[in-house]
């Protein structure tokens, strides 16, 4: 200190998300010790039981026990008396009970922190002064008699005091009209010294009450509140001041610096957190305050309106004889409930400290301690050392290993802690120990009794296997999981923390995401639609004064505790002590005066007056004018006119439209007109008057700070809407109607009403924009332009002020961008923003006739939502190019048979794959059997194959047999023949049989685990890299541009400069020549033959090998002087000569696991091997690819010419011969330039004569060849017979630019046989190309984007279903509350009355008044038929609104 997380990448902007740190927790798992702290956060709910406030007998009467004497007798009990001592007890009587201890409900408040203040009280304590004399009437307690169930309580009667009441004294006190006048006491014990009490009173301490300044939560969807309310005065009340209460008078006070009102809420020291600043919180401790079953009241008392006192009312609970009574755990246990949660009905007064007493003592659930809880904190421990055969086991594995791992085992040592034994503390200055036989020491035994929990994809340390297969499950956020999940479960290893660990809740961090410190608003959320202007904020220059603010020194206060230091004490720590600093704050005080404030003298640069000019669609009114449309009136004409991408409503023979001529009427002003001008903004445009804001310039004369800004608040405010009263040409919402469509409630077309126009008067918003608040200063220029001034050399000059554009520096920006008219730098003022979505809604209030505006949430939901840039892809966006892409041709397919592949059907199977181009005569260069993977049967199981181990044979192997079977098999014997090497050993190689394991074998799935291989974009011209250079970066630049090219092909310019895979060239053919070579090839010449047959021979042909040729090399144009282009010329070929190989970076999870490899899954008497038959050849249909017609550019028939690839021993086969033929017979010749080879079209000539034919050949019958074991599903051919459809082929659609379409035939591979198919190869041999509009593909540059799986994208809104949370609502229930009136309890006051020994009580009455009760209101929550809109939900309906010009631009 930062990550993660929007995109195909970036950069910001924003949210959400995680990592620290805490807890009075909880809960899931696990659990050995000890020490300190902690421990009902919820129901202030209700309580059983027991405790928790008592004490004095040295105030006081009794009474009893104990003891003594004595006395009755019933011998263990009454009586009497006595007390010096002791002990208990009710009760009168004091002091305490208001301390201690407990909760946080109520309280937004002088309650609380905090600093001051005065009008007051204060038992017991201390200190001074003074004094305690002398009487008197009573009462409980006990008798006695009563009522009651009790609780209690009445009458009578006796008694004492430190109880209570007088009289006397009066230092000082207290009242006072300053004359005076008033009020006290209690004794008790003594050891006889005093001592402890008591009245009065003075000052102290100590507590405690009152006033006052600062501070102290949220809502304004609470803006007004107040009648004892604010003062006065007078009077009562109080311990005191004071409306504290009461009479009069006065009419105030409080509030935007937020009263009231509603919600919340004990406040502080402090805690946690944070670098602070801040934010949260307010257990335990410690100070304050408020409460004590709910609400009122007062006694008593110094002290209380009183937690363990009264009294009423009121719920509750219990007791009752129903008449009445008790009570009040928010002391400490401890129980029920509530809850996720929170201990013993425990010891002791030992300590420390309360009360009371002279004491001793008693009492104290204050307290100390113990006990229950891993609720935190701190510590210790669960062992140490040694110890590779790297053990066994486990996982993992490429089968070698590797890991767990020195870990264990085993050897050697130790004994903290726990265990057993002993001994034993401080805490207690004299006694006195609950804790506690605790702490500690000491001994003793054994590695002994003591390790879990969570995590492992990234943030964030830590990786593998199996299992599962969008199931199951996990997730803090992003997000795993659809067969090879490091995400899930489960192992094994790892990482974390550790007597805990994780998770769930909450709190600050982080989060500068509410920004004081420390943020923003042009386009990311954010400048009010503009002006006046009020409160408030801020304010020039300058004199002197004051000292509020501000500085500085000094005092005081800021309780302890905590926190920080320093030091000590528990072995240590945590935890205690001690001291210090510290408390950032408040008060009082002394002083400065620079700066800000107030006052004050002045100034003139802000800011305004005045004077003189010129600019202008600025405002108001009132006139006026022309062009235009439209309507009417007439001529003038005659079939149409209007309108559309076509077209129709429409209008027109009852004369449209055109045309002219006259009239009316409403509206709006063409040129001029201009990123020109005026206005605050909305907005403003003929003219020509009147009225009248404003700004501008010069020019100085005059005030002298008069100034900015502006919450509220007034004022203005486009269009469209409303209202009244006019007006109404044109235009047009709605509406109509034609069209357009799948539909067309639109877009276009014909109409057409509100409106638009005027006056008055509301609305008060707009994408009302510059998406930019307003003002001051200050910070480079260069240029149009508009208004004025200024100079001169009068000019396309120079300068100056104000406005208005364009570009730019320096600076700032997340970028685009701004840039003296700032989005710079700086002040001061106002507004306004805090994630999207709900939502500018809902409710509520205000404003409006009303549309509606303003003002403005929640609840729920998502992990985003966005700005700018950036690189591709798209686009009914644009330039510019290309290509048989389109035109111009030409043949063709689609229509007919028939061939073949393909889909569907069928099938027992009809084997598998190929699927748009880029599957479909495509794997298959050739399914009868084999092939073959397929389907029916029958067999085999270490197997048809391979490799290792054991045995046994020596062979195999041919020939021809026999039995069984369908064969695969299986059983039988006959004949041939009898391996190699050798150290002569079954020694060693090699075959073969038979045996058990290991394994074999799978054309089973996954081409979406993969390799190689291929297709296609595409033979398009792309594709990138080094360095520099620009950018915050993605990226860009190069590679864009201008020209050219088939081409990123060249050349120029250029912050680029090279370079690499493509192109091109380099290979092979093919066109020309030349050398060499001359046989099998050739023959020009001599010689021969039927024939180059043959013998010279190598000229030529032609072989086949090595060279030449061709480069825009020459030349004109033409371009820029280049690259190129064009035209020549020369050559066999001329501008890449044709041809072919040859396929950049990528693209489509394109295609292949059935060529092969190959991971992982599956089968293993089978999913493997073998066999036989069968299928792969099936047929209502549909589709592709061909052939073969349809005929005379033709067919039949004869005759009669010319090719070049190639391929041949299980082969080609001449040549005779046989057959109509297909073939057969026979056998030359050729391991091939040597032999086997025949073209057809063509070309001669006869028919045929436009027809279902002498075209066309299918389908069929009949006899045949040929292959082959075997043609029966299921070959091919041959003859004869037979002779379907078909007469040029609809919508569509194709191939091909020259030796090409088109036509013609040959050869090959595969093959045993068999193609119309593929793969060569010649023969004949054209037509058209004006161009790039369009269709389809590409390539390049630019735009737009809301697309990035990329337009086969995205992405809206009704409907339908679920589900959730919310708004209305007739009502309904409850809370809380304000005023009114009625009642009125206790109580205190007041009056009046009884009344006493002296008072009281006491009776009635009176305002006052809690509870309750009536009525009208406000406000909050709850339920609620039925309704309204929103969210959210893999595959639901309709359309296609938006992103591209989104197909009518978008939006308001």
């Nucleotide at each position: 200190a930062g990550a993660g997380u929007u995109u195909g990448a970036u950069c910001c902007u924003g949210g959400c998300u995680c990592a620290g740190a805490a807890c009075g927790a909880a809960c899931g798992c696990u659990g050995g010790c000890g020490g300190c702290a902690u421990g009902c956060u919820u129901a202030a709910c209700a309580c059983a039981u027991g405790c928790a406030a008592g004490u004095c007998g040295a105030a006081c009467g009794a009474a009893g026990g104990c003891c003594c004497g004595g006395g009755g007798c019933u011998u263990g009990c009454c009586c009497c008396g006595g007390a010096u001592c002791c002990c208990u007890u009710a009760g009168u009587g004091g002091c305490a009970a208001a301390c201690g201890g407990g909760u946080g409900a109520g309280u937004a408040a002088c309650g609380c922190g905090u600093g001051g203040g005065a009008a007051c009280c204060u038992a017991c304590c201390c200190u001074g002064g003074a004094g305690c004399g002398g009487g008197g009437a009573a009462u409980a307690a006990c008798c006695u008699c009563g009522g009651g169930a009790a609780a209690c309580u009445g009458a009578g009667g006796c008694u004492a005091a430190u109880a209570c009441c007088g009289c006397a004294u009066a230092c000082g006190a207290c009242c006072u009209c300053c004359g005076g006048g008033u009020g006290a006491a209690a004794g008790g014990c003594u050891u006889c010294g005093g001592c402890c009490a008591c009245u009065c009173u003075u000052g102290g301490a100590u507590g405690g009450u009152c006033c006052c300044g600062c501070g102290u939560c949220u809502g304004a969807u609470u803006a007004g509140c107040u009648u004892g309310u604010u003062g006065g005065u007078g009077a009562g009340g109080u311990a005191a001041c004071g409306g504290c209460u009461c009479a009069c008078c006065a009419a105030g006070g409080c509030g935007a610096c937020g009263a009231u009102c509603a919600g919340u809420a004990g406040c502080u020291g402090g805690u946690c957190u944070g670098a602070g600043a801040g934010g949260a919180u307010g257990a335990u401790c410690a100070g304050c305050c408020a409460c004590a079953c709910u609400g009122g009241g007062a006694c008593u008392g110094a002290g209380a309106c009183a937690c363990g006192g009264c009294c009423c009312a009121g719920a509750c609970u219990c007791c009752u004889a129903c008449g009445g009574g008790a009570g009040g755990c928010a002391g400490c246990a401890g129980u029920g409930g509530g809850g996720a949660a929170u201990a013993u009905u425990g010891g002791a007064c030992a300590a420390u400290g309360g009360g009371c007493g002279a004491a001793a003592g008693c009492c104290u659930g204050a307290u100390c301690c113990a006990g229950c809880a891993a609720u935190g904190c701190c510590g210790c421990g669960u062992g140490a050392g040694u110890g590779a055969a790297g053990a066994a086991g486990g996982c993992c594995u490429u089968a070698g290993g590797g890991u767990u791992g020195u870990a264990a085992a085993a050897c050697u040592c130790u004994u903290u802690c726990a265990g057993u034994c002993g001994u034993g503390a401080c805490g207690a200055u004299g006694a006195u120990g609950a804790c506690g036989g605790u702490a500690g020491c000491g001994a003793c035994a054994g590695a002994a009794g003591a390790a879990g929990c969570u995590c492992c994809g990234g943030c964030u340390a830590a990786c593998u296997c199996c299992g599962u297969g969008c199931c199951a499950g996990c997730a803090g956020c992003c997000g795993c999981g659809g067969u090879a999940a490091u995400a899930c479960g489960g192992a094994g290893g790892g990482g974390g923390c550790u007597a805990g660990c994780g998770u769930u809740g909450u709190u600050c961090g982080g989060a500068a995401u509410u920004a004081c410190u420390g943020g923003g608003c042009g386009u990311a959320a954010a400048g009010c639609g503009c002006g006046c202007g009020u409160a408030g904020g801020c304010g020039g220059c300058u004199u002197g004064u004051c000292a509020a603010g501000u500085u500085g020194g000094g005092g005081g206060u800021g309780a302890a505790a905590u926190c920080c230091c320093a030091g000590g004490g528990c072995u240590c720590a945590a935890c205690c002590c001690u001291g210090g600093a510290a408390c950032u704050g408040c008060c009082c005080u002394c002083a400065a005066a620079a700066c800000u404030g107030g006052c004050u003298c002045g100034c003139u640069a802000g800011a305004g007056u005045c004077c003189g000019g010129g600019a202008g669609a600025g405002g108001u009114g009132a006139g006026u004018g022309g062009a235009a449309u439209u309507c009417c009136c007439a001529g003038u004409g005659u079939a149409g006119a209007g309108g559309u991408g076509a077209a129709a409503u429409u209008c027109g023979u009852a004369g449209a439209u055109a045309u002219u001529g006259g009239g009316a009427a409403g509206a709006a002003c063409a040129c001029c007109a201009g990123u020109g001008g005026c206005g605050a903004a909305g907005g403003c445009g003929g003219c020509u008057c009147a009225c009248u804001g404003g700004a501008c310039c010069g020019g100085u004369a005059c005030u002298g700070a008069c100034g900015c800004u502006g919450a509220g608040g007034c004022g203005c405010g486009a269009a469209a809407g409303c209202g009244u009263g006019g007006g109404g040409a044109g235009c047009a919402a709605a509406c109509a109607g034609g069209a357009u469509u799948a539909g067309a409630u639109a877009c276009c077309c014909u109409g057409g009403u509100a409106g638009u126009c005027c006056a008055c008067g509301c609305c008060g918003u707009a994408a009302a924009c510059g998406a930019u608040g307003a003002g001051u200063g200050c910070u480079a220029g260069a240029u149009g332009u508009u208004g004025g001034g200024g100079g001169c050399u009068u000019g396309c000059c120079c300068u100056u002020c104000g406005g208005u554009g364009u570009c730019g520096c320096a600076g700032c920006u997340a970028a685009c961008g701004c840039g003296u008219u700032a989005a710079g730098c700086a002040c001061a003022c106002c507004g306004c923003c805090u994630g999207g979505g709900g939502a500018g809604u809902a409710c509520g209030g205000c404003c409006g006739c009303a549309a509606g505006g303003u003002u403005a949430a929640a609840a729920c939901u998502c992990a985003a939502a966005g700005g700018a840039a950036u690189u591709g892809a798209c686009g009914g966006g644009g330039g510019c190019c290309c290509g048989c892409a389109c035109a111009a041709g030409c043949g063709g397919u689609g229509g007919a048979g028939c061939a073949u592949g393909u889909g569907g059907u069928u099938u027992a199977a009809u084997u598998c794959g190929a699927a748009g181009c880029a599957a479909c005569g495509c794997g298959c260069a050739g399914a009868a059997c084999c092939u073959u993977a397929c389907c029916a049967g029958c067999c085999c199981u270490u197997g048809a194959c391979a490799u290792g181990c054991c045995c046994g044979u020596c062979g195999c192997g041919g020939u021809a047999c026999c039995g069984g079977g369908a064969g695969a098999c299986c059983g039988g014997g006959a004949c041939c023949u009898u391996c190699g090497g050798u150290u002569c050993g079954g020694c060693c190689g090699g075959a073969c049989g038979g045996g058990a394991c290991a394994c074999a074998g799978g054309u089973g799935c996954u081409g979406c685990a993969u390799g190689g291989c291929u297709g296609u974009c595409g033979u398009c011209a792309g594709c990138u890299c080094g360095u520099g250079u620009c950018g915050u970066g993605a990226g860009a630049u190069g590679u864009u541009g201008g020209g050219u090219u088939a081409a990123g092909u060249c050349c120029c310019g250029c912050a680029a400069c090279g370079a690499g895979c493509g192109c091109a060239a380099c290979c092979c053919u093919u066109a020309c020549u030349u050398u060499u070579a001359g046989u099998u090839g050739c023959u020009c010449c001599c010689a021969u033959u039927u024939a180059g047959u043959u013998g010279g021979g190598c000229a030529c042909u032609c072989u086949a090998a090595a060279a030449g040729a061709a480069c825009u090399g020459c030349c004109g144009g033409u371009g820029a002087u280049a690259a190129g282009c064009u035209g020549g010329a020369g050559g066999a070929a001329g501008g890449u000569g044709g041809g072919g190989a040859u396929g950049a970076c990528g693209u489509c999870a394109a295609g292949u696991c059935c060529u092969c490899a190959u991971g992982g899954c599956c089968c293993u008497u089978a999913u493997g091997u073998g066999u036989u038959g069968g299928g792969c050849u099936a047929c209502a249909c549909a589709c592709g690819u061909g052939c073969u017609a349809c005929a005379a550019u033709g067919g039949u028939a004869u005759u009669u010419a010319c090719a070049g690839u190639g391929g041949g021993a299980u082969g080609c086969a001449a040549a005779g011969a046989g057959g109509c033929a297909a073939c057969u017979c026979c056998u030359a010749g050729c391991c091939a330039a040597c032999c086997c080879u025949c073209a057809a079209a063509g070309a001669a000539u006869c028919c045929c004569u436009c027809a279902g034919u002498u075209c066309g050949g299918a389908u069929u019958g009949u006899a045949c060849u040929c292959u082959g074991c075997a043609a029966c599903u299921c070959g091919a051919g041959u003859a004869c017979a037979u002779g379907a459809a078909g007469c040029u082929g609809g919508a569509a659609u194709u191939a091909c630019u020259a030796g090409u379409a088109a036509u013609c035939g040959c050869g090959g591979a595969u093959c045993a046989g068999c193609g119309c198919g593929c793969c060569g190869c010649g023969g004949u041999g054209a037509a058209u190309a004006c161009g790039u509009u369009c269709c389809c593909g590409g390539g390049u540059c630019u735009u737009g984007u809301a697309c990035a799986c990329a337009c086969c994208g995205c992405c809206c809104g009704u409907c339908a279903c679920a589900c959730c949370a919310u708004g209305g609502a007739a009502g309904u229930u409850g809370g809380u509350u304000a005023c009114a009136c009625c009642u009125u309890a206790a109580g205190g006051c007041a009056a009046a009355g009884u009344g006493u020994a002296a008072a009281a009580u006491c009776u009635u009455u009176g305002a006052c008044u809690a509870c309750g009760g009536u009525a009208c209101g406000a406000u909050c929550a709850g339920c609620g038929a039925c309704u309204g809109g929103g969210g959210u939900g893999a595959a639901g309906u309709c359309g296609u609104a938006a992103c591209a010009a989104g197909g009518u631009a978008a939006c308001c």
This is a predicted structure of a 1452-nucleotide RNA (small-subunit ribosomal RNA) from an uncultured prokaryote.
The sequence is in RNAcentral, with records from ENA.